[in-house]
RNA sequence: GCAGUGAGCCAGAUGAUCGCCGUUGGGUGUUGCGAGUGCAGCGCUCGAGGGAGGAAAGUCCGAACUCCGCAGGGCAGUGCGCCGGGUAACGCCCGGUCAGGGUAACUUGAAGGACAGUGGCACAGAAAACAUACCGCUCGCCUUCGCCGGGUCCGCCCGGCGGAGGCGAGUAAGGGUGAAAAGGUGCGGUAAGAGCGCACCGCGCCGGUGGUAACACGGGUGGCAGGCAAAACCCCGCACGGAGCAAGACCAAAUAGGGAAGCGCUCGAGGACGGCCCGUCCGAAGCUUCCGGGUCGGUCGCUUGAUCUCGCCAGUAAUGGCGAGGCUAGAGGAAUGAUUGUCGCCACGCCGGCGGCCGCAAGGGUGCCGGCUGGGACAGAAUUCGGCUUACGGCUCGCUGCGAAC
Numbered sequence: 001g002c003a004g005u006g007a008g009c010c011a012g013a014u015g016a017u018c019g020c021c022g023u024u025g026g027g028u029g030u031u032g033c034g035a036g037u038g039c040a041g042c043g044c045u046c047g048a049g050g051g052a053g054g055a056a057a058g059u060c061c062g063a064a065c066u067c068c069g070c071a072g073g074g075c076a077g078u079g080c081g082c083c084g085g086g087u088a089a090c091g092c093c094c095g096g097u098c099a100g101g102g103u104a105a106c107u108u109g110a111a112g113g114a115c116a117g118u119g120g121c122a123c124a125g126a127a128a129a130c131a132u133a134c135c136g137c138u139c140g141c142c143u144u145c146g147c148c149g150g151g152u153c154c155g156c157c158c159g160g161c162g163g164a165g166g167c168g169a170g171u172a173a174g175g176g177u178g179a180a181a182a183g184g185u186g187c188g189g190u191a192a193g194a195g196c197g198c199a200c201c202g203c204g205c206c207g208g209u210g211g212u213a214a215c216a217c218g219g220g221u222g223g224c225a226g227g228c229a230a231a232a233c234c235c236c237g238c239a240c241g242g243a244g245c246a247a248g249a250c251c252a253a254a255u256a257g258g259g260a261a262g263c264g265c266u267c268g269a270g271g272a273c274g275g276c277c278c279g280u281c282c283g284a285a286g287c288u289u290c291c292g293g294g295u296c297g298g299u300c301g302c303u304u305g306a307u308c309u310c311g312c313c314a315g316u317a318a319u320g321g322c323g324a325g326g327c328u329a330g331a332g333g334a335a336u337g338a339u340u341g342u343c344g345c346c347a348c349g350c351c352g353g354c355g356g357c358c359g360c361a362a363g364g365g366u367g368c369c370g371g372c373u374g375g376g377a378c379a380g381a382a383u384u385c386g387g388c389u390u391a392c393g394g395c396u397c398g399c400u401g402c403g404a405a406c
Stems, first nucleotide, its partner, number of pairs: 001402010012343007020051002023048011053378001057389002060387005065244004077240005082096005097111001098109004112235002117233002120228002134175002136171016183201006202224001203222004208217003248300004258291006270282004307326008345375003349372007357364002
């Protein structure tokens, strides 16, 4: 340098101008209340100070908080499932074991039970699980053909070897099918074969050693149970009540409706015309006050918290403890922005300049400086935390492999 692998960090800085949303102080206008210097609300204006993230996202897990439900227990349902640790908790995290992947650094794993039971394994294949036998291999018998030997009454007969076919038996080495075929390799053995025997590996059982454990290592023993799949049902063990800040609590208008008291019901309540009275018209039962519930609206919940930063300590780590310091949006369908100057970062863009490296050389590969141009991602709090997942720009460091080349 190239390729890879793991971890950590940042999410531009600063100034000017113009804006946006809360908080707070002053001035001022207006409305309401009050006896009052005043108090409260709304508006304008001048200041001060504050204003998103590593994922604020998906809403997938676990909690806090709130309300509802609940004697206790069980069924059903859902989730999880190697071992140890962490945590408020978790399906999360850390460390290990085992099994896959990778030359390696490293990485992936829903990793309990298939002898509790039920069911499944397409096609192919003899057989997909109480095993079985298509081709093949071997033996026996029969038929037939050829060759050789012997006998002969010349018709044939007997024996051996070889080929073909049939029947019966043995076998599971070899072939073939399949994703998968009832241990593997080798030697012996056999008619041919076979855990039939033996050695090593594998497997089961029993001790031993190490480890908290998962498990590892080693010894003895048994020729050896039987495939896959539990992300099929199922069995075993453990955990789990439901809804969610639109939770929920408080204050509380008009109108309508409810209750109580008083007044009124032809001896005319009330309404319309009208400044008022008279008057005219409508009108046949309500009117006034108080109380309580709900709605509109408002306030709280609401951000001081399993909190952040730094240091020390314990621990391999996750994490925990102690000390010091800090306060950092709280909100409505929702503000946190735009333009520009300077600096900084990047370019696997261009131009110019200057080194050193490898190579005999041709040449190769690479660093630094300056200038111009360009780039700067994903994304937007809505009760709050802890995780996971997804989106996305850049920087740094450790490690691995390769390479002649800092």
Molecule: Bacterial RNase P class A
Organism: Acidobacteriota bacterium